[in-house]
Molecule: small-subunit ribosomal RNA
Organism: Actinomycetota bacterium
RNA sequence: GGGUUUGAUCCUGGCUCAGGAUGAACGUUUGCGGCGCGCCUAAGACAUGCAAGUCGUACGGGCCUCGCGUUCUUCGGAAGGCGAGGUCAGUGGCAGACGGGUGCGUAACACGUGGGUGACCUGCCCCGAAGUGGGGGAUAACCACUCGAAAGGGUGGCUAAUACCGCAUGUGCUUGGCGAUUCGGUUCGCCAAGGAAAGCCGCAAGGCGCUUCGGGAGGGGCCCGCGGCCCAUCAGCUCGUUGGUAGGGUAACGGCCUACCAAGGCGAUGACGGGUAGGGGGCGUGAGAGCGCGGCCCCCCACACUGGCACUGAGACACGGGCCAGACUCCUACGGGAGGCAGCAGUUAGGAAUCUUGCACAAUGGGCGAAAGCCUGAUGCAGCGACGCCGCGUGGGCGAAGAAGGCCUUCGGGUCGUAAAGCCCUUUUCUGGGGGAAGAGGAAGGACGGUACCCCAGGAAUAAGUCUCGGCUAACUACGUGCCAGCAGCCGCGGUAAAACGUAGGAGGCGAACGUUAUCCGGAUUUACUGGGCGUAAAGCGCGCGAAGGCGGCUUCGCAAGUCGGGCGUGAAAUCUCCCGGCUCAACUGGGAGGGGCCGUUCGAUACUGCGAGGCUUGAGGACGGGAGAGGGGAGUGGAAUUCCCGGUGUAGCGGUGGAAUGCGCAGAGAUCGGGAGGAACACCAGUGGCGAAGGCGGCUCCCUGGCCCGGUCCUGACGCUCAAGCGCGAAAGCGUGGGGAGCGAACGGGAUUAGAUACCCCGGUAGUCCACGCCGUAAACGAUGGGUGCUAGGUGUUGGUGGUGUUGACCCCAUCAGUGCCGAAGCUAACGCGAUAAGCACCCCGCCUGGGGACUACGGCCGCAAGGCUAAAACUCAAAGGAAUUGACGGGGGCCCGCACAAGCAGCGGAGCGUGUGGUUUAAUUCGAUGCAACACGAAGAACCUUACCUGGGCUUGACAUGCGGGUUGUAGUGAAGCGAAAGCGGAACGACCCUUCGGGGAGCCCGCACAGGUGCUGCAUGGCUGUCGUCAGCUCGUGCCGUGAGGUGUUGGGUUAAGUCCCGCAACGAGCGCAACCCCUGCCGCUAGUUACAUGUGUCUAGCGGGACUGCCUGUAUAAAGCAGGAGGAAGGUGGGGAUGACGUCAAGUCAGCAUGGCCUGUAUGCCCAGGGCUACACACACGCUACAAUGGCCGGUACAAUGGGUUGCCAAGCCGCGAGGCGGAGCUAAUCCCCAAAGCCGGUCUCAGUUCGGAUUGCAGGCUGCAACUCGCCUGCAUGAAGCCGGAGUUGCUAGUAACCGCCGGUCAGCCAUACGGCGGUGAAUACGUUCCCGGGCCUUGUACACACCGCCCGUCACGUCAUGGGAGCCGGCAACACCUGAAGCCGGUGAGCCAACCCGUAAGGGAGGCAGCCGUCGAGGGUGGGGCUGGUGACUGGGACGAAGUCGUAACAAGGUAGCCGUAGCGGAAGCUGCGGCUG
Repeated sequence: GGGUUUGAUCCUGGCUCAGGAUGAACGUUUGCGGCGCGCCUAAGACAUGCAAGUCGUACGGGCCUCGCGUUCUUCGGAAGGCGAGGUCAGUGGCAGACGGGUGCGUAACACGUGGGUGACCUGCCCCGAAGUGGGGGAUAACCACUCGAAAGGGUGGCUAAUACCGCAUGUGCUUGGCGAUUCGGUUCGCCAAGGAAAGCCGCAAGGCGCUUCGGGAGGGGCCCGCGGCCCAUCAGCUCGUUGGUAGGGUAACGGCCUACCAAGGCGAUGACGGGUAGGGGGCGUGAGAGCGCGGCCCCCCACACUGGCACUGAGACACGGGCCAGACUCCUACGGGAGGCAGCAGUUAGGAAUCUUGCACAAUGGGCGAAAGCCUGAUGCAGCGACGCCGCGUGGGCGAAGAAGGCCUUCGGGUCGUAAAGCCCUUUUCUGGGGGAAGAGGAAGGACGGUACCCCAGGAAUAAGUCUCGGCUAACUACGUGCCAGCAGCCGCGGUAAAACGUAGGAGGCGAACGUUAUCCGGAUUUACUGGGCGUAAAGCGCGCGAAGGCGGCUUCGCAAGUCGGGCGUGAAAUCUCCCGGCUCAACUGGGAGGGGCCGUUCGAUACUGCGAGGCUUGAGGACGGGAGAGGGGAGUGGAAUUCCCGGUGUAGCGGUGGAAUGCGCAGAGAUCGGGAGGAACACCAGUGGCGAAGGCGGCUCCCUGGCCCGGUCCUGACGCUCAAGCGCGAAAGCGUGGGGAGCGAACGGGAUUAGAUACCCCGGUAGUCCACGCCGUAAACGAUGGGUGCUAGGUGUUGGUGGUGUUGACCCCAUCAGUGCCGAAGCUAACGCGAUAAGCACCCCGCCUGGGGACUACGGCCGCAAGGCUAAAACUCAAAGGAAUUGACGGGGGCCCGCACAAGCAGCGGAGCGUGUGGUUUAAUUCGAUGCAACACGAAGAACCUUACCUGGGCUUGACAUGCGGGUUGUAGUGAAGCGAAAGCGGAACGACCCUUCGGGGAGCCCGCACAGGUGCUGCAUGGCUGUCGUCAGCUCGUGCCGUGAGGUGUUGGGUUAAGUCCCGCAACGAGCGCAACCCCUGCCGCUAGUUACAUGUGUCUAGCGGGACUGCCUGUAUAAAGCAGGAGGAAGGUGGGGAUGACGUCAAGUCAGCAUGGCCUGUAUGCCCAGGGCUACACACACGCUACAAUGGCCGGUACAAUGGGUUGCCAAGCCGCGAGGCGGAGCUAAUCCCCAAAGCCGGUCUCAGUUCGGAUUGCAGGCUGCAACUCGCCUGCAUGAAGCCGGAGUUGCUAGUAACCGCCGGUCAGCCAUACGGCGGUGAAUACGUUCCCGGGCCUUGUACACACCGCCCGUCACGUCAUGGGAGCCGGCAACACCUGAAGCCGGUGAGCCAACCCGUAAGGGAGGCAGCCGUCGAGGGUGGGGCUGGUGACUGGGACGAAGUCGUAACAAGGUAGCCGUAGCGGAAGCUGCGGCUG
């Protein structure tokens, strides 16, 4: 910086990505070289080899070889001596404490840094001083004997030394004493005492050693300041503990150790405990600050199977030394023994994972040695591993408007792509051959190595992959798949067109690598020091007092701790940065410079802070004088009201609710009057008012008491502010004990409501509410806003005080202080808002926050009588959870206003029969679609066949139809007899053509074949087009400007008005567009023109064209005197005259792939095509739209009158005749203002007389007519007969506001006919009602709330049931860790003893003794083991608690809109559950 919460926005906030890094691992791939790196796990176990030896110039000896000389000799030789060389073990010396490994332990003076050591050591090396004289006794080896399987010993005997021990000397040294010196144990002087030595080589000179002392270099020990992890759910720890004295011990200080004495020491600046961890130089990252890490290399530490211990030594408590204990492994003759790879290789185990049992001491370094030299898995090299970094290559040039092939395609083409091929060239690399180093200080001597490097030859030859391509993020198409398979870092993809899965082509990235995983830093200002916040997003403790701590007014002087500056020291090397250099470059590496500290020291500065001393008054406090107040505590007292009791009057109800009921009442209620009792609370005053720190405080009086305000004078002189811990106060509910109890009232009982009603409403009612004392300690304890101080425009109320002017009146005004409200400037804020009572500008102090859920939870601790409170996690899970504001939508929110929306009215529907459609059912099929309004007399404006898409059966395949290609065909195309068949079709006798022609032929046609046709098969959720609906509703938008961070607003809101966003006025808006209206058509009046036809003789009617007329134009009233409205005049007509056409932005993934078109998919001898028959007409039902009725405003009979729209030539059909009739015969007229089809209700007269009828006509029988190829399934009509249900229709529901409803008929389309009662039109007759807008439905505008936004058919809560997961409790069970108490106690050091043993020195001739020592034994300490009770921690556990998550489970509806009882907080009770109720509180 980006992605991700939303419809959109801003903010908060988490998650996530792009970067860099790695001792890596895994997947795919792999040509070469250089330089590095390579068990992060089991500090698990280890076979085998090697990793520390060396010195013969310290010493004796064994063996071998050689030389010299001697003795003996059987001359073969033997014995022994001396010397030299080699070798072996031993004595002795030095080394083995280095080098190499590992990271267990350790939170510590372990490390880093800077100091101290007057408290210390130092082998080998260097410098200096002095010395090295003279003696002694042993003992390994060896020999003998002997034990043992072995490992290993035992006894006796011999021997040397640079091994060991006396004596002498004593420069110096050590110790003691004295004196001086120092802050101090330092230094100097004097005296006394003590204590050294070794030799070897060499002819010699001399060299190497040895002893004592001083000094140096380098190395170490010890001590101190400062610095660097987590947990406070670890808060108190400590008996050698803290100090002292004395002693011991050490190289050395020290409580290091012991005894005694004192009772101290440490700790919120985090002791003690727990967890984790080697530390640093540095490394990674980062702009930096920081964060993370400590592999390779370097320094320090710690460790060496685990634990303990000491010995030797200059140095160790000792990796390849010792002893003991333990575990493990191995050997064993069972008696005993051996061993320690965290050295180099290597094995095994573990693990995602980490190498050769290589070469060489040539170089560097180390040990020993005089040296030669020996040793050196240190090291130098090589090997293995893309593990990392760096470098090189896999070829270069030319080469098509572009091969083949792949992929895509709109079929034109595009792309892979100059890519390939091909031609020319080069040779890094590769292969072969040849030459061949430096690394080696003067000669020889090289593991690496015949390597690097050089030369020649050959030949493009040997060498490219991997990941990705929805957004972030660079790169797109096709196919497959079809919420499957799968992907996924986050958001999210996949349910038939997927750029997100898989494959392919192409593209993008990187490249000997590329991805993935893990981890770290970054991004993350997301722990904020740099650099964040807390009114509402997470976050101010309920309030106060307050020790510690932090911070602190004006001024003078001093100090110089902080602070600032200079110098010096140090800050190892490597690393890092810069410069220069070496490998061909680079990585790598050499040289030089720089940088680096919260360090030390010294000198200086003194503004600020601090410290010390002094002064001041403005902060703070006090004195004095006034003042207001429901501030607190106690005592007393008053009236009103409720209830109860008594009495009077009085009678039938009262009470209660939405309506009721339970309840009370004739045993006298309620009502009313009088009297009495008792408890609780204090109307009016009362306020946006006052007081208090908060909780909170309200009749009146008295007593006690806290705080506050104002005024001006005086006093103190910084005495201040804040505040972890602590202490106190703290509404309501609740608890304990005892009172009290009127009203109210959880629980509870009853009555209602309801599907239920554990609620809301009602009648009762217990705790409680009240008092005293004691607990509890919570709250929406809220201004959701900690306290203090200062500063920063105003305006307007109000409370208390003071001052002033005026008037003086209880008043008004001005100023000011303190409090409390409202509005607002700047500023702040995400916005809302805050704004001297800050959420502004600053400073000081405290508290608190760091995604949501889990969780105001668990565990632990503290508190409580209990309820519970305080403190407070984790696993797991989600990609959000949130705040404010915006636009909508919605509300059982509000306001305004419309509509046959209601109301008022008329006629209906819903009941019956029938018609039609639909659901359902049935069926071989009952083809398909339409499905709330807005499907259901809809697609159907005509299903017997056809239609027809369905079913059954029969048949056809290049097809019923189109185009192209190839081939064939002249008696061809076509017509088509017999025969089979239900038809289609099969079959073919016979007949028999056309156009052009250069005459060969060509075309058409037909046949065969190939492409293809065809599909009412699927997808209306891929589409076009068309349509329905909201809705003929009045709305929907844009440009510019303005406002807002933004979504967006404004305009379009407002005041009027209208049918209307219609118009007017106003206005940060001004204009405009799509809608409205108008323009168009019909109709009503008039005029003109024309006139076929009609009536009638010319005008009118009429027909069809043109025009006029109506515009609130005029008058009155009303109005903002605007728009407009009301009334009136005139007029055929008024205020849009009536009707029609016309349907804004959009909504419903609305409807239609079956009208048509169309993408994709599917089918292709069938899902195509033909045919026959059947079905779409089924029928126990249900619904919708209708028709006809139920009758007298009627039925029937007779007579009689008046239309319009329309239609008509394969048609309408007149007159006339036949038939009861349908109809038939007939044929005039008409291609039509000419002819034809044409009314009914009505009117007149008659009849019927209330009856299932002379109503009603269903149903059925018979007989007919018509259409048609054909009326069985399944047509219409007629006549006769039959005459069903039905007597006006439950809940409910539809239409209509005038030429309308209703009633009446007529016409038309489709159509052979018709199931039309439908639909579209036409005219005839012709009403009723509208008070009004409360209510139902729909809609418009404004506003409000919102947790809704696929938008209330929304959202969403809890129990229950199921599955998965993690977790708490849990009788217990099993481990781990560190302590404690007691018992036991190895090795070993120390102490004691030491009768056994012992060479050196002393006495002694000797024996022997002494001094000294050893074994043994005893004791302290002591690893480990045992026993015991606890602590901390982990695992597991029947059962149990809640929690999280899981497309479609159950119950309800708690919350969001007044969510239908406003919600929420604390508390208490209750209830399947959400929850309900009581009390107090909050407004969010």